[in-house]
Context: one part of a larger RNA
């Protein structure tokens, strides 16, 4: 220099405290440990693994188990020989593979022969989701959007090093101001960049019954401590006001320094070495990855009257759509089937619950809950037994607010409600990532418990 302290001093954060809702009890969902299994394919382990890779496990995915095959190979590139390609049937088979029979003769070139496939053959070589993330790239997580981490040249020290970056204010902030052996720079901070609140003006189809609005697409304006006041050293800045849609960073995203965890990842990709080459490669069928005495970790649904149920009546946004979305009708209790308008979509479609009115249920394991099991059905797919998903009908379990602890969140947030995509046939999505509807509650403090910053002090550590 540093780490470290149950040392100090300031600072700051949903860190605590002040308040809302949760998680821990209960049923399923889904990861995960554990066991089991021929396999239950591999990573991921505190904070930084556990609804994670995986924005889709029935076959395929697919890496794992058994069989059953192939061996210049499922892919690539050179060489030789045959055959255009291709299409159809016929035996065997679980299926890959195998056996054979027919059709068929194509572009380029006068030809020789070529170009593309197909089969067969050589051997060089392909092939490896096989191991090393403690041999890398790149990527990413954390600390942390904490504010710090360095440089030139100066001066200080014998030297590692220090000064600068320290100290008084101040700040979200090494943000600015003062003072100072330091004077200047550099990567971060901010700013520039999008969204987005308000206006002004252009444009107006597919938006509007018409319209000065609304909306839509553009171009601009507007917020800078500009302004008054008080407070400071009369600086930086801080309290208040005032105008104003909006005020002190308006509000939200991107954007993550120097590093720290030999932190993650050879299974996304790529790549050194290392190992496998009739197998550690390939291909096909069926099983696994969904198993089940436990245990953990994320969420759904609840327990009900701020509620269940019926029936009626309103209001969004931002998203998809031709191998597509699918209206009106009609049948069905319904999933759904039908039917094909419309519509590559500001045009058609998918398509809104919470609220609201009235009515009923009366505190009960209930007209609460909605697992589970039976019976019917409907849909997607070669195929839904392992092992899908929806309706219906009957069934009607735990479960009456959850111990020790523990978790989020400060405003259009939390709650709570519904809506869209992505992947996708299909869906185990209750999940993730977007939208918007209704909309609080506390806190202006910083002893404490946790994380961080800065200056100091002790250290028998480095």
């Nucleotide at each position: 220099a540093g780490a470290c302290g149950g040392g100090g001093a300031c600072c700051c954060c949903c860190a605590c405290a002040a308040g809302c809702g949760g998680u821990g009890g209960a049923g399923c969902a889904u990861g995960u440990g554990g066991u089991u299994u021929a396999a239950u394919u591999c990573g991921a382990c505190a904070a930084u693994a556990c609804g994670c890779g995986g924005a889709g496990a029935a076959c395929c995915u697919u890496a794992c188990c058994a069989g059953g095959g192939c061996u210049u190979g499922a892919c690539a590139u050179c060489c030789c020989g045959a055959g255009a390609a291709u299409c159809u049937c016929u035996c065997a088979g679980a299926a890959a593979c195998g056996a054979g029979a027919g059709a068929g003769u194509g572009c380029c070139g006068c030809a020789a022969g070529g170009a593309a496939c197909u089969c067969g053959g050589u051997g060089a070589c392909a092939g490896g989701u096989g191991c090393u993330g403690c041999a890398u790239g790149g990527u990413u997580g954390u600390c942390g959007u904490c504010a710090g981490c360095u440089c030139g040249u100066g001066c200080c020290u014998u030297g590692a090093g220090g000064u600068g970056u320290a100290c008084g204010g101040u700040u979200a902030a090494g943000u600015c101001c003062g003072u100072u052996a330091a004077c200047g720079a550099g990567c971060g901070c901010a700013a520039c960049c999008c969204u987005u609140a308000u206006c002004u003006u252009a444009u107006g189809u597919u938006g509007u019954a018409u319209a000065u609005u609304u909306c839509a697409u553009g171009a601009g304006a507007g917020a800078c401590u500009g302004c008054c006041c008080g407070g400071u050293a009369c600086a930086a800045c801080c309290g208040g006001g005032a105008g104003g849609a909006a005020g002190g960073u308006g509000a939200g995203g991107a954007u993550g320094a120097c590093g720290u965890c030999a932190a993650a990842u050879c299974a996304g990709c790529a790549u050194g070495g290392c190992c496998c080459u009739u197998a550690u490669g390939u291909c096909c069928u069926g099983g696994g990855c969904u198993a089940c005495a436990c245990a953990c970790g994320u969420g759904c649904u609840a327990c009900a009257a701020u509620g269940g149920a019926a029936u009626g009546u309103a209001c969004a946004a931002a998203g998809u759509g031709c191998a597509g979305c699918g209206a009106a009708g009609c049948g069905g209790u319904a999933a759904c089937g039908u039917g094909g308008a419309g519509c590559g979509a500001a045009u058609c479609a998918c398509a809104a619950a919470a609220a609201c009115a009235u009515u009923u249920c009366u505190a009960a394991g209930u007209u609460c809950g909605a697992a589970u099991u039976g019976a019917g059905g409907g849909c997607u797919g070669c195929a839904a037994c392992u092992c899908g998903c929806c309706c219906u009908c009957a069934u009607g379990a735990a479960g009456u607010u959850g111990g020790a602890a523990u978790c989020g969140c400060u405003a259009g947030u939390a709650a709570u409600c519904g809506u869209g995509a992505a992947u996708c046939a299909g869906c185990u999505a209750c999940g993730u990532c977007a939208c918007g509807g209704u909309g609080a509650a506390u806190g202006u403090g910083u002893u404490c418990c946790g994380g961080g910053g800065u200056c100091u002090u002790g250290u028998a550590c480095u």

The part of an RNA shown here (small-subunit ribosomal RNA, 3' major domain) has 462 nucleotides and comes from a Candidatus Peregrinibacteria bacterium. Rfam family: Bacterial small subunit ribosomal RNA. The source organism's lineage runs through Bacteria, Bacteria candidate phyla and Candidatus Peregrinibacteriota. The prediction has a mean pLDDT of 84.